Context: one part of a larger RNA
RNA sequence: GAAUGAACGCUGGCGGCGUGCCUAACACAUGCAAGUCGGACGAGAAAGCAGACUUCGGUCUGCAAGUAAAGUGGCAUACGGGUGAGUAACACGUGGGUAACCUGCCCGGAAGUGGGGGACAACUCUUCGAAAGGAGAGCUAAUACCGCAUAAUAUCCCGAGUACUUCGGUUCACGGGAUCAAAGUUUGCCUCUGUUUCAUGCAAACGCUACCGGAGGGACCCGCGCCCCAUUAGCUUGAUGGUGAGGUAACGGCUCACCAUGGCUACGAUGGGUAGCCGGCCUGAGAGGGUGAUCGGCCACACUGGAACUGAGACACGGUCCAGACUCCUACGGGAGGCAGCAGUGAGGAAUUUUGCGCAAUGGGCGAAAGCCUGACGCAGCGACGCCGCGUGGAGGAAGAAGGCCUUCGGGUCGUAAACUCCUGUCAAGAGGGACGAAUCCCUACGGAAUGAAUAAGUCUGUAGGUUGACGGUACCUCUGAAGGAAGCCCCGGCUAACUCCGUGCCAGCAGCCGCGGUAAUACGGAGGGGGCAAGCGUUGUUC
Numbered sequence: 001g002a003a004u005g006a007a008c009g010c011u012g013g014c015g016g017c018g019u020g021c022c023u024a025a026c027a028c029a030u031g032c033a034a035g036u037c038g039g040a041c042g043a044g045a046a047a048g049c050a051g052a053c054u055u056c057g058g059u060c061u062g063c064a065a066g067u068a069a070a071g072u073g074g075c076a077u078a079c080g081g082g083u084g085a086g087u088a089a090c091a092c093g094u095g096g097g098u099a100a101c102c103u104g105c106c107c108g109g110a111a112g113u114g115g116g117g118g119a120c121a122a123c124u125c126u127u128c129g130a131a132a133g134g135a136g137a138g139c140u141a142a143u144a145c146c147g148c149a150u151a152a153u154a155u156c157c158c159g160a161g162u163a164c165u166u167c168g169g170u171u172c173a174c175g176g177g178a179u180c181a182a183a184g185u186u187u188g189c190c191u192c193u194g195u196u197u198c199a200u201g202c203a204a205a206c207g208c209u210a211c212c213g214g215a216g217g218g219a220c221c222c223g224c225g226c227c228c229c230a231u232u233a234g235c236u237u238g239a240u241g242g243u244g245a246g247g248u249a250a251c252g253g254c255u256c257a258c259c260a261u262g263g264c265u266a267c268g269a270u271g272g273g274u275a276g277c278c279g280g281c282c283u284g285a286g287a288g289g290g291u292g293a294u295c296g297g298c299c300a301c302a303c304u305g306g307a308a309c310u311g312a313g314a315c316a317c318g319g320u321c322c323a324g325a326c327u328c329c330u331a332c333g334g335g336a337g338g339c340a341g342c343a344g345u346g347a348g349g350a351a352u353u354u355u356g357c358g359c360a361a362u363g364g365g366c367g368a369a370a371g372c373c374u375g376a377c378g379c380a381g382c383g384a385c386g387c388c389g390c391g392u393g394g395a396g397g398a399a400g401a402a403g404g405c406c407u408u409c410g411g412g413u414c415g416u417a418a419a420c421u422c423c424u425g426u427c428a429a430g431a432g433g434g435a436c437g438a439a440u441c442c443c444u445a446c447g448g449a450a451u452g453a454a455u456a457a458g459u460c461u462g463u464a465g466g467u468u469g470a471c472g473g474u475a476c477c478u479c480u481g482a483a484g485g486a487a488g489c490c491c492c493g494g495c496u497a498a499c500u501c502c503g504u505g506c507c508a509g510c511a512g513c514c515g516c517g518g519u520a521a522u523a524c525g526g527a528g529g530g531g532g533c534a535a536g537c538g539u540u541g542u543u544c
Stems, first nucleotide, its partner, number of pairs: 001544004006540005013390006019383002021348001026346003030343003035075003040072002048063006082301003092225007101218003106214004111209003114148001116146002123138006154179006161172001163170002184206006193199002227273003234264003239261008276298004280291004303324005326337004354380001356379003362376001363374004393423004403414004427485001429480005437471001442466008488533005493514003499528005509516002
């Protein structure tokens, strides 16, 4: 000098864009942060309103409404959001490999979707418990569950080939055998089948099952890179390898039985300390050094430790089980909880924000859709924490007012500075107008295309119109009046730009280094003057 997630002191007008627990991965009151689908399924209220009856207590019927709340089932909850405790490791970065692998939703291709069965919730009854929550009996539906049929380019076995090969095997085609699947819903129609009706029929859309391929995602393996200590020199028994088996999506001591005795290490093993890694960021001419906040990628974690279940995917932040610590409820028998989500509280600390608004946009989940959910996100609030921009007025105005300070008492200086005159109107204030961000989805009207028996329905698509804004009556524009409301901080001995007077008297004090102060201190304190930066200025910490 530059930089900072900064803090402290003094000061403080406005706006834009960013940014804000670096400490206790300390403990958490309260609210919200993951739901959705009735076009998978069976049941199904009440308040209120209206009517009828009434012994005036009420009863019944209809609407509310096939709504609410709950249950079965599907998908999502493995994303999104947080934190950096652990980790020196194939964790990360980079470049490869898988002839050793998996993949829900999505896309392309091609095939199928036949026929049956038995339950369990909800519900009703009984019952246990203070509660949390159960127990027994009975009824019931499904795209829930379970057999059967069908079966290949799926999987496995046998046979015999082609091409490639790391010689282990892989690919392609053939013959034979074995094994394995499915679910319906909505809408429309009468062409076909069957009908007294429109459904068991036909059609469309969405699904379902098995397979091949793709995209995106994930898993595993390898080369290289990746902090300090040798005042850490030896370490290792599933340890190193083999055979066989188990296990896994898959290779593998991953695990097990047996066998062999190996494996790593001064090119630093082992041990200890520290630490999430990277793109980047800061500095520097560069090489390098430092760092890893915000944003993006990867990893790890979710009160602490362990474990599996479900599932395409977890060994699962707002799931389950066990153990532990802590907090809370209790009828003392037993139960409940997990903010390193967004706000917020206490504590710690030099120090870090609102218990705000909205799903309008972008994105995500579910749904055919309308839509619902979304503390992701979009916005607003607080903080000069940072960067950037603007303002606090402009021009004229005396051989120079008053006043302050200095003085050699002549004067000098603050100083065109003020007063005064003319002008302007940024920001702030008040008043009026007033956005962009909105494109959609969807609805209506009119067309087009494919499918179809169809002019039906649904699908795809075009044009026109309609609907949707938290921010926000904000930005922006115009008008009103008015210089009015808006300047401080540090320094002045040398380094280093800037000097005099008074006070003090090695005292009080200053200080980054050298050093000032003991009676004329440009170095302490005050004043006048000056220098620097400016809504900031200094100090401190840290890095180069």
A computed fold for a 544-nucleotide part of an RNA from an uncultured bacterium, annotated as small-subunit ribosomal RNA, 5' domain.